[in-house]
RNA sequence: GCCAGCGUAGCUCAAUGGUAGAGCAAUUGUUUUGUAAACAAUAGGUUGCGGGUUCGAUUCCUGUCGCUGGCU
Numbered sequence: 001g002c003c004a005g006c007g008u009a010g011c012u013c014a015a016u017g018g019u020a021g022a023g024c025a026a027u028u029g030u031u032u033u034g035u036a037a038a039c040a041a042u043a044g045g046u047u048g049c050g051g052g053u054u055c056g057a058u059u060c061c062u063g064u065c066g067c068u069g070g071c072u
């Protein structure tokens, strides 16, 4: 230099055009002499950033940034 993949909650990951979810973690409550565990509930998102298509975009197109891999 060229090609491909990935970027979504604190972490690991779903969601193939129609209200963004799960597990773990966090907070609160119940339980316990107390802690842990268990159970119940709550909170937490500019879907890396910008632009475009569409009635509607995490999803399609494009630019850009970062990471990983391959080729040279």
Base pairs, nucleotide, nucleotide: 001071002070003069004068005067006066007065010024011023012022013021018055026042027041028040029039030038048064049063050062051061052060